[in-house]
Order: sequence, then C1' cells, then structure tokens
RNA sequence: AUGGGUGCAGGCGAUGAAGGCCGCCUCGAACCGCCGCUCCCGCGGCUGAUGACUUCUACUCCGUG
Repeated sequence: AUGGGUGCAGGCGAUGAAGGCCGCCUCGAACCGCCGCUCCCGCGGCUGAUGACUUCUACUCCGUG
C1' cells in the first nucleotide's frame, strides 16, 4: 500500500412520524415500485403511507349521529 475478517458506528429497505424486531450495504455500496407498448427516447395503466408488525397522522370506502 492492497485484499480479507471482526468490532464500533453510520446509511438503506418506491409517499410522513415513533417503537421494538428482521434484512441489506460500507460511499466504487445498499436503495430509487409494478404492468403494457416502444430499438431507445417516450406514452398509457395500476397497488401501497409498513421490510413485516404495533401506534399516530394524512388519504380512500362503507355505516351511524
């Protein structure tokens, strides 16, 4: 100096916040949804505030006052 491992720490898991849990990544990274058409560019359509769980907020539907 390079490579690998480990620890601590940090970041991330398609729309907000919190909690514990799970997973991924180590700044060259993880992550940045799906379907159809299209050589590409692009066009049209669809689901979800979760990684999953619990709670809150927002949105949507139904019923009651």